């Protein structure tokens, strides 16, 4: 993120009544968070419903910044992180699978063992014979089938009881047990303001999933400038009733009646502001000194026309070609509404 | 200053997150009928408004963000 200039109007102030002077944004947007400001009484406790979730800092505050720590992803510069607890409890984990969470659950394999076999091999006995074959017997090894045992392996799933290799140890297997390596919880010590690191030392092995209920620790009263705000009298202080949009408490008294005030003003814009130098900090930021005053409409003002430069786009001549020359478009998203401080979206 | 919705071309479902998101109407083909309609079969067609996250898995939870409607 157009500039100058002239002309014609809009809003506000200021006088000198006719002129002078000011007059959108980086986001004025969405209205997501977060304050000031203002009524509700003075804003008080407790449950209820809600928000936030590593540490430390800034800040008025914050769900925002910074600066770090963890983890996760990239070879790497670096990126992303809702990141308290699953050892408090409850519920979920389809489909496929034998078995989907009570230290389960036996589909297949694997080992043991009973039975049953007209399966096969070998050795052998007795018979028959020309080869052939016929019937026992005993070994071994198979098929089926039952009972135990086994969670190493296969197969399913996203996930199989959740700690990996090596030895040992069995009928066959397992952290069953031992070494080492890793984890996890606690204590200690040394470093750091912590988060959290590095060492050591006991203990132990029953998944996820809390952006499901839950529990922790912190923090939040409601309403929002269409908040709000100007009189005067009379009555009552038991008790009803109010003190707003969830209850209990506790504190409190016109909240009732009657007149009167409503297109007005006032909040409204000089403010945790803005500019610039410097200092402190890694940084976020905070402090010093100087320095200007610059929008306040209420259907809502900051515009509209002309030239004249630029920027970019079409077209049209010329040029071998950079490139000239002309002619027409266009010039973002958008537009105050108390006010400020992030977020995010447009552009 | 507040509250709702967004799923097929239109109107709407999907239960406490589960296998391939369904209905109706509309669309397309075929029957049927001398032709049309209405009838019967059949069949397409979804960025579940986008974008990231949570989980084994998201229309479905959470977060952003976008548009649209409502009310004060």
């Nucleotide at each position: 993120a157009g500039g100058c200039a002239g002309u014609c109007g809009c809003u506000u102030g200021a006088u000198u009544u006719a002129u002078c002077a000011a007059g959108a944004g980086g986001a004025a947007a969405g209205u997501c968070c977060g304050g000031g400001c203002a009524g509700c009484g003075u804003a008080g406790g407790g449950c209820a419903c809600g928000g936030u979730a590593g540490u430390c800092g800034c800040u008025a505050a914050c769900g925002g910044c910074g600066a770090c720590c963890g983890u996760c992803c990239g070879u790497g510069a670096g990126g992303a992180u809702a990141g308290g607890g699953a050892a408090a409890g409850u519920a979920c984990c389809a489909c496929a699978g034998a078995a989907a969470c009570u230290u389960a659950a036996a589909c297949c394999g694997c080992u043991g063992u009973g039975a049953c076999u007209u399966g096969g091999a070998g050795c052998u006995g007795c018979u028959g014979a020309u080869u052939u074959g016929g019937u026992g017997g005993u070994u071994c090894u198979g098929g089926u089938u039952g009972c135990a045992g086994u969670a190493a392996g296969g197969g399913u799933g996203a996930a199989a009881a959740g700690a990996g290799u090596g030895a040992g140890g069995u009928a066959a297997g397992a952290g069953c047990u031992c070494a080492c390596a890793g984890c996890a919880a606690c204590c200690c010590a040394u470093g750091g303001u912590g988060a959290c690191a590095u060492g050591g030392g006991u203990u132990g092995g029953g998944g996820g999933c809390a952006a499901a209920c839950c529990c922790u620790a912190c923090u939040g009263g409601c309403u929002g400038c269409a908040a709000g705000g100007a009189g005067u009298g009379c009555u009552a202080a038991g008790a009803a009733c109010c003190u707003c949009g969830g209850c209990c408490c506790g504190a409190g008294g016109a909240u009732g009646c009657a007149c009167g005030u409503u297109c007005a003003c006032c909040g409204c814009u000089g403010g945790a502001g803005c500019c610039u130098a410097g200092a402190a900090g890694u940084a976020a930021u905070u402090u010093u000194g100087g320095g200007a005053c610059u929008a306040g409409a209420u259907a809502g003002a900051u515009g509209g026309c002309u030239g004249c430069c630029a920027a970019c786009u079409c077209c049209u001549u010329c040029u071998a070609g950079c490139g000239a020359a002309g002619g027409a478009g266009u010039u973002a998203c958008a537009a105050a509404a108390c006010c400020c401080g992030g977020c995010u979206u447009a552009u | 200053g507040a509250g709702c919705u967004g799923u097929a071309g239109c109107u709407c479902a999907a239960u406490u997150g589960g296998u391939u998101a369904g209905a109706g109407c509309g669309c397309c083909g075929g029957c049927c009928u001398g032709u049309c309609a209405c009838g019967c079969c059949g069949g397409a067609g979804g960025u579940c408004g986008c974008g990231g996250g949570u989980u084994c898995a998201a229309g479905u939870c959470c977060c952003g963000u976008c548009a649209g409607c409502u009310c004060c």
This is a predicted complex of two RNAs, RNase P RNA and transfer RNA, with 419 nucleotides together.
Rfam match: Bacterial RNase P class A. Gene Ontology terms of the family: dimeric ribonuclease P complex, tRNA processing and ribonuclease P activity. It is annotated as a ribozyme.